Molecule: transfer RNA
Organism: bacterium
C1' cells in the first nucleotide's frame, strides 16, 4: 500500500430510495408495609465525517477518519 467487514439511541442491534425502530438500561407513575420483580407510560438521535445523485438518502457514488480481519 492492496483486499474485505463494521461505524445508527448510555449498550446490543434493526431499518426495500419514502415519519429513524426494538430489547437492555434510565426516568414517571401503578402494585407492594419497603425493595425487587410485574403493568403501563415518557425521555432519549449532527445515522463517523464531508461532498455528489436523486422529488427524496441511515440506505447509493466520491474522499477521509476510526475499529476488526485479511494480503504483502
Nucleotide at each position: 500500500u492492496c483486499c474485505c467487514g463494521g461505524g445508527u439511541a448510555g449498550c446490543u442491534c434493526a431499518a426495500u430510495g419514502g415519519u429513524a425502530g426494538a430489547g437492555c438500561a434510565a426516568c414517571u407513575g401503578g402494585c407492594u408495609g419497603u425493595u425487587a420483580a410485574c403493568c403501563a407510560g415518557u425521555a432519549g438521535g449532527u445515522u463517523g465525517c464531508c461532498g455528489g445523485u436523486u422529488c427524496g438518502a441511515g440506505u447509493c457514488c466520491g474522499g477521509c477518519c476510526c475499529c476488526g480481519g485479511g494480503a504483502g